About this RNA: This is a predicted structure of a 1380-nucleotide RNA (small-subunit ribosomal RNA) from an uncultured bacterium.
């Protein structure tokens, strides 16, 4: 000293929470010792028992006892008497008060014992308790009679003296004090003891003083509440009397009517106050245990007595409650003393020892008493100190835990070896605290001074609860002594297992839904340590009540506006004063505590000595500033005079336009209204139009970030009355000023009351529409109201969300009203706007009209919700307004700005996105996939685009993962170890559905291997794609995505990447606080279009020869093949454009502006898909979720969807004839050719591992013929029959062929898909997979169109901008009701 928490991120505001210190504490776990402290915070509730205040025989009479014959001596003490019991000890109920603190006063007072001084102590009297006798009562106790003493009581004498007191002197601060004081009056006393006695000692009385102790009075200080605003009758004062120690309404009679209060009276609540204690840097805040001072109280309430002192804790009386005793008639009691008891409570000790010390009471004294006190006991309750060992010790032991299985860690830790003995145990020694007093002795002092006196000194003896304690010495053994909390961040410290939003944790944020460093356990680690954590509470952090030290435009917060009493603040100057202020001194500020410096317990805590320490009072000074007093001034403020502008206010009058209504004329079928309609009006004549009239309300144009007003607000014109403002001048006043709690006044709209008025408009209401509904929006009507007069209400986003006043602080540019000037320019005053510097602000912004710099005064704020609500009070006719909480609940709520995303916001641009076209799908039948359903199983996955002819480039068995049934258990498959056997496999036979089991002959071959047993392990298409790798889809081949440095911003971020053009493109150019760069774009690669060169077989054939045939010779020209090259670059020309980039047109060229096609997919998004391609963490199964066999299923079928094929026909079908491809495949293969079959195909046979042979006839097309619009010579489903092929095997469940059969379908609703050129459409061909099985998929060529004006709209995307309460990002967020 800060930290966590609002957000995707940021800055701010703001609350909540944490880290610190403390406690009379309590609870949980644990616990070795000592010292010093501390311990009923709750029931001022109730108390058994014991003790806590007595003492004096040297005041008195006496009773009893002991010794003694007695005299006498000694002991005890009930009573009278004296002193004490008013201290000491406890508690904090009450008390908001002179109770306490502090400082004064008492000239208004008292004071026993003690000290000092002065004076005295004479002489008498009458009683009474006790004892004795008698009596009453259960007891407590009481009554009567007789007798007796005193330091008990009462007269008398004396009076140093005191009281009363005229007067005098003196002093003071008013009353008055002090001293003296005439004459008179009044007021004392007690003895005891030592001694033979004097004497001495202790007493007694009066007075004066002192010390200490009290009483009373005053200034200042001392909690919360205004939702307590008025209180008061002895109340306030007077003069008198009484009373008191004393002043006083303290009390009383009389008189007056006062007294207190917003500087908070009165009332309510709470509370003993202080020194101090805790905290804090301090200022403060909280607190008032122990110790100390004061106060109050003593079962509750009241009262007095005694006394120096009490209205009395262990006294009295009365009343009350409670408890106890009782013979029922009456009595007794008061732990908030020390112990202790039950109770209450989270919680607080022994019914201990001693008067040895300190202190107190009594006594001449010895001594007695003392639960004050000193000590011990109990409690880790706190503080302090010590210990639980020290050194060495690596095989880095064992065990534990983790592990990548290598190791790591626990860890020099342990063991082992060496040593020490604090503490402990045992034994021995052993204090200080003791000084007094007393007794005995010796000596001295004072005085005139004797001693038996007093005082002092010395010597000896005597006195210890604690306690045989502290301490010291010796011996013994590492032996007897460590826990608690935490380990996600804050906050030091991490792993494993278990659990699986469960159990649980949590101070805040938050953790836990199968890999939890956050739960539980273990190992390890961190922190503290005889303690450690938790709970409670207080201060701090919190500048989060802000004096020090905060704020109010938008975060909470400026009153709606003005006037103004009190209050606060106040211009220039002179003199004075000394209240504030400053300086010095004095007194006080108890002790303890605290701080500093010392000292004593071995140290420390603790104890002790010295010093210091903010206040208050008194006093001496200073005079700048503030204040007071007196005077002066004119710059603030105001007045006068001369001008000026204005919807400022109030009242009266008046004007035109328009709406509506009425009357009349003209005129005829509609009008009106809306997105479209309808309700409504109209043939009884509307709307329209013309003329005349009525009535109410509002004032077009001018009109303007123009004017006026304090704000609300104010708008036709004229008149009357009236407020304020501005300018000029400088004649007058001379600080007269500013602000302003309460108070008063004004105060939009709506609303209320009474009475008018009512054209238009129009809440409510009615009807018509809209709608799922429509208590709305739209339409037709329409009442309050709107208008006037008078009276209420008193609120608004009453806003500039910005209180008023004053001063100062760059500029620029409009505008309103003045002045200077002849008029301008310009200057200046008062307003009203914009831009902008410094400055300021969290930022936005503000910026001379401040939100800047300062001063003064007022108002207001202190997390969100609850709530501007409840209640109380005030106001109001009411509506309601003002003032204004709490319980409870949340960890946020909020401001500004940033990046994105989104918008039925804007701008620009692109894409078969729309449009323009061509052809489809959706309707039919079939094929295929999916959903659903069914099933023993219909294995699993894919599910908007981006699943659905998808994984699957091919399920009859196999595949196969599914189902049923039969079998195996180290296993169908891999590796290793140990033991063991010597044969095993193929073949054949039998049983069986098969796996498998049993049997069997012969041969080769060798220990390679194979089998069996056992153990490690194998195996899993079991789970998790939300634990993963890899791969893939998609936005999207869209043009974007970023970085470095610099700059700007407090920051998130921005800039660059935006802007002007251009492009297919963040493509390029220009500009620019940016300059560069990277991944993407483009290019580089492949195919294709043209040409050249090289090469020339299996390809080719122009020339020459040859053949049925490029068949052969030959050729190397052409085609083609396959290698290498060329070519295209906006290169050239013209135009447009910023002279740029580029675009448009043209030339040349096979090709022209990326020529066409392909491959190529940025940063990222979707927890997208896949654990069933593969790999893989973790979990799960292990005679089964593994392995194997047979059969079945994946092919089911009321239904729904997707994708295709074939069609519905004449641009066609059928028949015959005939032309032209490309690219591929082929040895378990493709197969020529011939023959057989209508055919699928079969038989024989040939060539070819292929530019050679073969699949292999391309088809549409062309030519001719036929069909003639029909469910057909269209269409081919379905079904029957007969076959072919593949294959162990075509039943479930293959393809193909032939004959026969001949469904639906006549162009497809809403909706929807593809395509921009060699494309769509159409036609055929090949291949992969494959034993067989394509309408699918992947390739190939043939024929070969139409259309694009254009970007308004739909979808998707890109850039810029804007709003946002969204950021899981609009499939968002969120409001109300209802239900749970």
């Nucleotide at each position: 000293a800060g930290a966590g928490u609002u957000u995707g991120a940021u800055c701010c505001u703001g609350g909540c929470u944490c880290a610190g210190a403390g406690u009379g504490a309590a609870c949980g776990c644990u616990g070795g010792c000592g010292g010093c402290g501390u311990g009923g915070u709750u029931a001022a509730g109730a108390c058994a028992u014991g003790c806590a205040a007595g003492u004096c025989g040297a005041g008195c009479g006496g009773a009893g006892g002991u010794g003694g014959c007695a005299a006498c001596a000694c002991c005890u003490c009930a009573g009278c008497g004296g002193c004490a019991a008013a201290c000491g000890g406890g508690u904090g109920c009450g008390u908001a008060a002179c109770a306490c603190g502090u400082g004064a006063g008492u000239a208004a007072c008292c004071u026993g014992c003690c000290u000092u001084g002065a004076a005295g102590u004479g002489g008498g009297g009458g009683a009474u308790a006790g004892c004795c006798c008698g009596g009453g009562g259960a007891a407590a106790c009481c009554c009567g009679g007789a007798u007796u003493a005193a330091u008990a009581c009462c007269g008398c004498a004396u009076a140093u003296g005191g009281u009363u007191a005229a007067g005098u002197g003196u002093c003071g601060c008013a009353u008055g004090g002090c001293a003296c004081g005439a004459a008179g009056a009044c007021c004392a006393a007690a003895g005891c003891u030592u001694g033979a006695a004097a004497u001495g000692g202790c007493g007694c009385u009066u007075c004066a003083a002192g010390a200490g102790g009290g009483g009373c009075u005053c200034g200042c200080g001392u909690c919360c509440u205004a939702u307590c605003a008025g209180c008061u009758a002895g109340u306030u004062g007077g003069a008198g009397a009484g009373g008191u120690a004393a002043c006083g309404g303290c009390u009383c009679a009389c008189c007056a009517a006062g007294g207190c209060u917003u500087a908070g009276a009165c009332g309510g609540g709470u509370a003993g106050c202080u020194g101090g204690u805790c905290u804090g840097a301090g200022a403060g805040g909280a607190u008032g245990a122990u110790c100390a001072g004061c106060c109050a109280c003593a079962c509750u309430g009241g009262a007095a007595c005694u006394g120096a002192g009490a209205c009395a804790c262990g006294g009295u009386c009365c009343a009350g409650a409670c408890u106890c005793c009782u013979a029922c008639g009456g009595g007794a009691g008061g732990c908030a003393g020390c112990a202790g008891u039950a109770g209450g409570g989270a919680a607080u000790u022994u019914u201990c020892g001693g008067c040895a010390a300190u202190g107190g009471g009594g006594g001449c004294a010895a001594c007695c008493c003392u639960g004050a006190c000193c000590g011990a006991g109990c409690g880790a309750c706190g503080c302090c100190g010590c210990g639980u060992g020290a050194g060495u010790g690596a095989a880095g032991a064992a065990g534990g835990c983790c592990u990548u299985c290598g190791g790591g860690u626990u860890g020099u830790a342990a063991a082992g070896c060496u040593c020490u003995g604090u503490u402990g145990u045992a034994a021995g020694g052993g204090a200080a605290g003791a000084a007094c007093c007393g007794u005995a002795g010796u000596g001295a002092u004072a005085g005139g001074g004797a001693a038996u006196g007093a005082u002092c000194a010395c010597u000896a003896c005597c006195u210890g609860a604690c306690g045989g304690u502290a301490c010291c010495u010796u011996a013994c053994c590492a032996g007897a002594a460590a826990g608690c909390c935490a380990c996600g961040g804050c906050u030091a410290a991490c792993u494993a297992c278990g659990u699986g939003c469960c159990a649980g944790c949590a101070g805040c944020c938050g953790c836990g839904g199968u890999a939890a460093u956050a739960c539980g356990u273990a190992g390890g680690u961190g922190g503290c340590a005889a303690g450690c954590g938790u709970u409670a509470u207080c201060c701090g952090g919190a500048a989060u009540u802000a004096u020090u030290g905060g704020g109010c435009g938008u975060a909470a917060a400026g009153g709606g506006a003005g006037c103004g009493c009190a209050g606060g603040c106040g211009g220039u100057u002179u003199a004075u004063u000394a209240a504030g202020u400053c300086u010095g001194a004095u007194g006080u500020u108890a002790a303890a505590a605290c701080a500093c410096g010392g000292a004593g317990c071995u140290c420390a805590a603790c104890u002790u000595c010295g010093u210091g320490a903010u206040g208050c009072a008194u006093u001496a000074g200073a005079a700048a500033c503030u204040g007071g007093u007196a005077g002066a001034c004119u710059a603030g403020a105001g007045u006068g005079c001369a001008g000026g502008a204005g919807a400022g206010g109030u009242g009266a009058g008046u004007g035109g336009a328009a709406u509506u209504c009425c009357a009349u004329g003209u005129g005829u079928a509609g009008c009106g209204g809306u997105a479209a309609a309808a309700u409504g009006c109209g043939u009884a004549g509307a709307u329209a139009u013309a003329u005349g009239g009525a009535g109410g309300a509002a004032c077009a144009c001018c009109a303007g970030u123009g004017g006026c007003g304090a704000a609300g607000g104010c708008g036709g014109c004229u008149c009357a009355c009236u407020g304020g403002c501005c300018u000029g001048u400088a004649a007058c006043u001379g600080a007269c000023g500013c602000u302003g709690a309460g108070g008063c006044u004004c105060g939009a709209a709506a609303g209320c009351g009474u009475g008018g008025g009512g054209a238009g408009c129009a809440a409510a209401u009615a009807g018509g529409a809209u709608u799922a509904g429509a208590u709305a929006u739209c339409c037709u009507a329409g009442u309050a109201g709107u208008c006037c007069a008078c009276g209420c209400c008193g609120u608004a986003a009453a806003c500039g969300a910005u209180g008023a006043a004053u001063a100062c602080u760059a500029g620029g540019u409009g505008u309103u009203g003045g002045a200077g000037u002849a008029g301008a320019a310009c200057u200046u005053c008062a307003g009203u706007g914009c831009c902008g510097c410094a400055g300021u602000c969290a930022a936005c912004g503000c910026a001379a009209u401040a939100a800047g710099u300062a001063u003064u005064c007022c108002g207001c704020c202190u997390g969100g919700g609850g709530a501007g609500u409840a209640u109380g009070c005030g106001c109001g006719c009411a509506a309601g307004c003002g003032u204004a909480a709490a319980a409870c609940u949340c960890a946020a709520a909020g401001g500004a700005a940033u990046u994105g995303a989104c918008g039925g916001g804007g701008a620009c641009c692109c894409g078969c996105a729309c449009a323009a076209g061509c052809g489809g799908u959706g309707g039919a039948g079939u094929a295929u996939g999916u959903g659903g359903u069914u099933u023993a199983a219909u294995u699993c996955g894919a599910u908007g685009c981006a699943a659905c002819g998808c994984g699957a480039a091919g399920a009859a068995c196999c595949u196969u993962a599914c189902c049923u049934g039969g079998u195996c258990u180290u296993g169908a498959c891999a590796u290793a170890u140990a033991u063991u056997u010597a044969a095993a496999a193929a073949g054949c036979u039998u049983a069986g559905a098969g796996a498998u089991a049993a049997g069997u002959a012969a041969u080769a071959g060798u220990u390679a291997u194979a089998g069996a047993u056992a153990u490690a392990c194998a195996g899993g298409u079991g789970g998790u794609g939300c634990a993963u790798g890899g791969u893939u889809g998609u936005c999207g081949u869209c043009a974007g995505c970023u970085c470095g440095u610099g700059u700007c911003g407090u920051g998130a971020g921005a800039u660059g990447u935006u802007g002007g053009g251009u492009u297919a493109a963040g493509u390029c150019c220009c500009g620019c606080a940016a300059c560069g760069a990277g991944c993407g774009c483009a290019a580089c690669c492949c195919c294709u279009a043209u040409c050249u060169u090289u090469a020339g077989u299996u390809a080719c054939c122009a020339u020459c020869a040859u053949u049925c045939a490029g068949u052969u010779g030959g050729g190397g020209a052409c085609u083609c093949u396959a290698a290498a090259g060329a070519g295209a670059c906006u290169g050239c020309c013209g135009g447009u454009g910023a002279u740029a980039a580029a675009c448009c047109g043209g030339a040349g060229g096979a090709a022209g502006g990326u020529g066409g096609g392909g491959a190529u997919g940025a940063c990222g998004u979707c927890a997208a898909a896949u654990c069933a391609u593969c790999a893989u963490g973790c979990c799960c199964c292990u005679u089964a979720u593994g392995a194997u066999c047979a059969g079945g299923g994946c092919u089911a079928c009321a239904c729904a969807c997707g994708u295709a094929c074939u069609a519905c026909a004449a641009u066609g079908g059928c028949a015959u004839a005939u032309a032209c491809a490309a690219a591929g495949g082929g040895c378990a293969g493709c197969u020529a050719c011939a023959c057989a079959g209508c055919g699928a195909u079969g038989u024989g046979a040939u060539g070819c591992g292929a530019a050679u042979c073969u699949c292999a006839u391309a088809a549409a097309g062309u030519a001719u013929g036929u069909c003639u619009c029909a469910g057909u010579u269209c269409g081919g489903a379905u079904u029957g029959g007969a076959g072919u092929c593949u294959g162990c095997a075509a039943c479930u469940c293959g393809a193909c062929u032939c004959c026969a059969u001949g469904a639906a379908g006549c162009a497809g609703g809403a909706a929807u898909c593809g395509c921009u050129a060699g494309u769509a459409a159409u036609c055929g061909u090949g291949g992969a997979u494959c034993a067989g099985a394509a309408u699918g998929c992947c390739a190939c060529g043939g024929u070969g169109a139409a259309u694009a004006c254009g970007u308004u709209c739909u979808c998707g995307g890109g850039u810029c901008u804007u709003g946002u309460a969204c950021u899981c990002a609009c499939c968002g967020c969120c409001c109300g009701u209802c239900a749970a």
RNAcentral holds the sequence, with entries from ENA and SILVA. Model confidence (mean pLDDT): 83 of 100.